Annotation
A computed fold for a 73-nucleotide RNA from a Lachnospiraceae bacterium, annotated as transfer RNA.
RNA sequence: GCUGAUGUAGCUAAGUAGGUAGAGCGCAUCCUUGGUAAGGAUGAGGUCGCCGGAUCGAAUCCGGCCAUCAGCU
Numbered sequence: 001g002c003u004g005a006u007g008u009a010g011c012u013a014a015g016u017a018g019g020u021a022g023a024g025c026g027c028a029u030c031c032u033u034g035g036u037a038a039g040g041a042u043g044a045g046g047u048c049g050c051c052g053g054a055u056c057g058a059a060u061c062c063g064g065c066c067a068u069c070a071g072c073u
Stems, first nucleotide, its partner, number of pairs: 001072007010025003019056001027043005049065005
């Protein structure tokens, strides 16, 4: 230098024939217990890596850039 994959909540990660972004763990409050753990209920937390384009509408399609990983030279 070229090619490919990946990037979504603190962590892991679902969602790709476009239509109000969900889950597990963790966190907070409460219930339960003599207490802890386990269990149960409720809740907070994400402008979907960044910028732009097409569209009535984008995590999803298109282009560029960035980061990580792998391969080729």
The sequence was found in a public genome assembly.
Its mean pLDDT, the model's own confidence on a scale to 100, is 81.
Its Rfam family is "tRNA". It is annotated as a transfer RNA.